[in-house]
RNA sequence: CCCCUGAUAGCUCAACGGUAGAGCGCGCGGCUGUAGACCGCGAGGUUCUGGGUUCAAAUCCCAGUCGGGGGA
Numbered sequence: 001c002c003c004c005u006g007a008u009a010g011c012u013c014a015a016c017g018g019u020a021g022a023g024c025g026c027g028c029g030g031c032u033g034u035a036g037a038c039c040g041c042g043a044g045g046u047u048c049u050g051g052g053u054u055c056a057a058a059u060c061c062c063a064g065u066c067g068g069g070g071g072a
Base pairs, nucleotide, nucleotide: 001071002070003069004068005067006066007065010024011023012022013021018055026042027041028040029039030038048064049063050062051061052060
């Protein structure tokens, strides 16, 4: 320098161009002598950044930043 791939909740990850979800964690409640386990409910997001396409973008296109892999 070139190519591929990833970036979404505190963490690990989903999500046909059409309401952003799950598990764990966290908070509250139930259960229990207490805690854990288990059960119920809830909070938590500028989807890496900046543009573009579209009625509508996490998703498609362009550029960039950072991580991973490969080539020279």

Source information
A computed fold for a 72-nucleotide RNA from a Candidatus Aenigmatarchaeota archaeon, annotated as transfer RNA. The sequence is in RNAcentral, with records from ENA. Rfam family: tRNA. Rfam classes the family as a transfer RNA. Rfam describes the family as follows. Transfer RNA (tRNA) molecules are approximately 80 nucleotides in length. Their secondary structure includes four short double-helical elements and three loops (D, anti-codon, and T loops). Further hydrogen bonds mediate the characteristic L-shaped molecular structure. tRNAs have two regions of fundamental functional importance: the anti-codon, which is responsible for specific mRNA codon recognition, and the 3' end, to which the tRNAs corresponding amino acid is attached (by aminoacyl-tRNA synthetases). tRNAs cope with the degeneracy of the genetic code in two manners: having more than one tRNA (with a specific anti-codon) for a particular amino acid; and 'wobble' base-pairing, i.e. permitting non-standard base-pairing at the 3rd anti-codon position. Its mean pLDDT, the model's own confidence on a scale to 100, is 83.